[in-house]
Context: one part of a larger RNA
RNA sequence: CGCAUACGGUGGAUGCCUUGGCGGUAGGCGGCGAUGAAGGACGUGGAAGUCUGCGAAAAGUUUCGGUGAGCCGACAACAGGCGUUAUAACCGAAAAUGUCCGAAUGGGGAAACCCGGCCCGUAAGGGUCAUCUGCAUCUGAAUAUAUAGGGUGUGGAAGCUAACCCGGAGAACUGAAAUAUCUCAGUACCCGGAGGAAAAGAAAUCAACCGAGAUUCCCUAAGUAGCGACGAGCGAACGGGGACUAGCCCAAAAGUCUCAGUGGUUCUAGUGGAAUGGUCCUGGAAAGACCAGCCAUAGAAGGUGAUAGCCCGGUCCACGAAAGGGCCCUUGAGAUGAAAUUGAGUAGGGCGGGACACGUGAAAUCCUGUCUGAACAUGGGGGGACCAUCCUCCAAGGCUAAAUACGACCUACCGACCGAUAGCGAACUAGUACCGUGAGGGAAAGGCGAAAAGAACCCCGGAGAGGGGAGUGAAAUAGAACCUGAAACCGUAUGUGU
Numbered sequence: 001c002g003c004a005u006a007c008g009g010u011g012g013a014u015g016c017c018u019u020g021g022c023g024g025u026a027g028g029c030g031g032c033g034a035u036g037a038a039g040g041a042c043g044u045g046g047a048a049g050u051c052u053g054c055g056a057a058a059a060g061u062u063u064c065g066g067u068g069a070g071c072c073g074a075c076a077a078c079a080g081g082c083g084u085u086a087u088a089a090c091c092g093a094a095a096a097u098g099u100c101c102g103a104a105u106g107g108g109g110a111a112a113c114c115c116g117g118c119c120c121g122u123a124a125g126g127g128u129c130a131u132c133u134g135c136a137u138c139u140g141a142a143u144a145u146a147u148a149g150g151g152u153g154u155g156g157a158a159g160c161u162a163a164c165c166c167g168g169a170g171a172a173c174u175g176a177a178a179u180a181u182c183u184c185a186g187u188a189c190c191c192g193g194a195g196g197a198a199a200a201g202a203a204a205u206c207a208a209c210c211g212a213g214a215u216u217c218c219c220u221a222a223g224u225a226g227c228g229a230c231g232a233g234c235g236a237a238c239g240g241g242g243a244c245u246a247g248c249c250c251a252a253a254a255g256u257c258u259c260a261g262u263g264g265u266u267c268u269a270g271u272g273g274a275a276u277g278g279u280c281c282u283g284g285a286a287a288g289a290c291c292a293g294c295c296a297u298a299g300a301a302g303g304u305g306a307u308a309g310c311c312c313g314g315u316c317c318a319c320g321a322a323a324g325g326g327c328c329c330u331u332g333a334g335a336u337g338a339a340a341u342u343g344a345g346u347a348g349g350g351c352g353g354g355a356c357a358c359g360u361g362a363a364a365u366c367c368u369g370u371c372u373g374a375a376c377a378u379g380g381g382g383g384g385a386c387c388a389u390c391c392u393c394c395a396a397g398g399c400u401a402a403a404u405a406c407g408a409c410c411u412a413c414c415g416a417c418c419g420a421u422a423g424c425g426a427a428c429u430a431g432u433a434c435c436g437u438g439a440g441g442g443a444a445a446g447g448c449g450a451a452a453a454g455a456a457c458c459c460c461g462g463a464g465a466g467g468g469g470a471g472u473g474a475a476a477u478a479g480a481a482c483c484u485g486a487a488a489c490c491g492u493a494u495g496u497g498u
Stems, first nucleotide, its partner, number of pairs: 001497009015483001016447002020418002022415007029407002031160002039101003042055003046078001049075003061095006070082003106115003116129005131157009164195001165193004175182001179229001205212002216243005226234002247399003250343001255336007263328006270319003276292004281288001293310002295299001302312002348372008358384001379394005434441002454482001457469004
C1' cells in the first nucleotide's frame, strides 16, 4: 500500500412527517381617499432586539352584547400584577384617540425635515391658510356699455387598487422553411375613462315572396361560404337549439339611484349537542389484541404517549343579537334620466384611408381627413356592383335590468396536486440577508422527546472547548452541531497478500 471483515468519523441522500404552497368548487363582496387613503417613518411594554398590535388617550380607552375561570400577543423566560359568578382576559358591533411623511394641500424640501401668516388662548395649546373647477355673488382694466381679470361663499375633483370592461394610440421578434403584400395582431406596451360589472340594446334589422321581431352569452351551422404572393394562413353569416327576457321617452315618462320608516330574511360574536367498560395481554404509553356492550338525522376531518363512532374538541340536528351591515316587499321624499319644435352641412357623391371573415376586387354595408351636397312620408334607407318589380324598415336625439367577464378580498369545502433541490422567490427574522449608483436582481435556512423530564453533583481541562462518570428517559449511537442517517471521502482493529 492492496483486499476482506468489524467498528467508527465525516456527510446529509433516503424514508416518514407538515405549520406552507398549488389548483379548483360554492356562496358573499366588489372598492378605499381632503372626515386625509394605499404605503411608510418614528415611537409605544417592567424589559435590550425582531415580528404582531397600537398612536403622546400608543400590545391600548369607552359603551353595548357574547363568553368566561383563567389572564397580562409571539420568539421567551423572569420580575411584577389582574381576575375567579361577573367591569379579568378573550370574541363581536359601535364609538374615541390617532405623532410625522405620503394625493399631501400654508411656503419650502435631499419623504418622514425646515420656515411662516392670520384667529382664539395668560400659557400650554387649538383652529385655519394649496391648485383646478360647477354654482351664487361682490367688484372690475385698456375702453363708454361691457368683457378679460380679481375677491368672497358654497359644492366637487385629485391619489391608490388584482383582473375583468370601453375608448385613443400602437410595435417587433415570429410564421411564410429566404422576403416585400400577408402573418404575429389591433396582440404586447403606453395613455384616458368607468363600473360592480362594463359594453351593447328596442330595427332606416334580417329574411325571401314563407316569415321573424331589441341586446348579450353558450352550443351548432362550420373549419362550411368565402378571403388569401388563392402562399403561409385568416375565416363569417342566414337558419336551428339553449341561457335570460322588458320595454320606453323627447314641454317631461318607463326605469335607475340615494335617503328615511314599517315588516321579513340574512351576515357580523356564540349556545346545547348521543354513546365504553374490563383484562394485570403486549408495551414506556393503548386508541392495538382479547372479552362483553352502547349511540347514530352524529362512522366528516383533527387531537390525545401506537391505529378511538362512544376520552377531548367537534360532527348531525336544533337554537341565538343589545349594536351595526346586506337583500326583499311596501310607503314617502329627493336626485338622475334631460338632449329637444322627429333629428341638414345630415343622407348621398368624388379623392385618400380605415372597419367589416372580405388584402380594391364586380365590392355592397359602416366610419371619415378633404372637396361637395339632397329629398322632407305624394318622401327616404336596405335587400352584396348596377337597374326594374316586389318585400321590408324609418337614419342623422336619448334611457334601459337579466342572462355574460374577472377576482385584490371574505367564508366554507375539495384534490388519482407538492411534500423542504418539491410546492409560491419565500413552511423559518423573505421580497429578508446580500449584490447593484440606479432601474433592478435576489438567496440559503423545517424535524430532540410523549413530556424538557434540556443532564443536579463529581472528574480531566485554560473559571475553556471538548470529553468521562452520575442522573432523566422506552431509547442519549434521541444531548440541543439533536428522527432516520445512504454514498463519495478519512480512520481504528483483526486477518491476509506483496
The prediction has a mean pLDDT of 83.
The part of an RNA shown here (large-subunit ribosomal RNA, domain I) has 498 nucleotides and comes from a Rhodanobacteraceae bacterium.
It was read from a public genome assembly.
Its Rfam family is "Bacterial large subunit ribosomal RNA".
Lineage of the source: Bacteria > Pseudomonadati > Pseudomonadota > Gammaproteobacteria > Rhodanobacteraceae.